[in-house]
RNA sequence: UCCUCGGUAGCUCAAUCGGCAGAGCGGGUGGCUGUUAACCACUAGGCUGGGGGUUCAAGUCCCUCCCGAGGAGCCA
Numbered sequence: 001u002c003c004u005c006g007g008u009a010g011c012u013c014a015a016u017c018g019g020c021a022g023a024g025c026g027g028g029u030g031g032c033u034g035u036u037a038a039c040c041a042c043u044a045g046g047c048u049g050g051g052g053g054u055u056c057a058a059g060u061c062c063c064u065c066c067c068g069a070g071g072a073g074c075c076a
Base pairs, nucleotide, nucleotide: 001072002071003070004069005068006067007066010025011024012023013022019056027043028042029041030040031039049065050064051063052062053061
């Protein structure tokens, strides 16, 4: 330098053909329990990596940049 994959809640990850952004874990509150854990209910938490574009509508498509993983190449 090039190629491929990825970046979405604190963490790990979903989201069909472009059409309401979700789950588990974790956090908070309550229930249950002699207590803790477990379990149950409820709840908070999002600039979908940044910017721009297309579109009635973008996590999803296009351009560009940043970050991570892998591969190839270059120099010596």